[in-house]
RNAcentral holds the sequence, with entries from ENA. Transfer RNA from a Clostridiales bacterium, 73 nucleotides, folded computationally. Rfam family: tRNA. Rfam links the family to the GO term triplet codon-amino acid adaptor activity. By type it is a transfer RNA. The source organism's lineage runs through Bacteria, Bacillati, Bacillota, Clostridia and Eubacteriales. The coordinates come from a structure-prediction model, not an experiment, and the mean pLDDT is 81.
């Protein structure tokens, strides 16, 4: 340099055109307990990497940019 793939919550990941974007773990609060762990209930936390386009409508499709992974040279 070229090709393919990835980027969604603090971490690991679902969701692949439609309503308020979800789960597990973690964090915080409460319950339970002599205290803690486990368990139970609840809460916070996301401008879906970024800019543009297509569409009535985009996390999802297209193009550019940035970062990362793999392969080839």
């Nucleotide at each position: 340099g070229c090709a393919u793939c990835c980027u969604u919550a603090g971490c690991u990941c679902a969701g692949c055109g439609g309503a308020u974007a979800g789960a597990g773990c973690g964090u915080c609060c409460g319950g339970c307990u002599c205290c803690g762990g486990a368990c139970c209930g609840g809460a916070a936390g996301g401008c879906c990497a970024u800019g543009a386009g297509u569409u009535c409508g985009a996390u999802c499709c297209u193009c550019g940019u940035a970062g990362g992974a793999u392969g080839c040279a």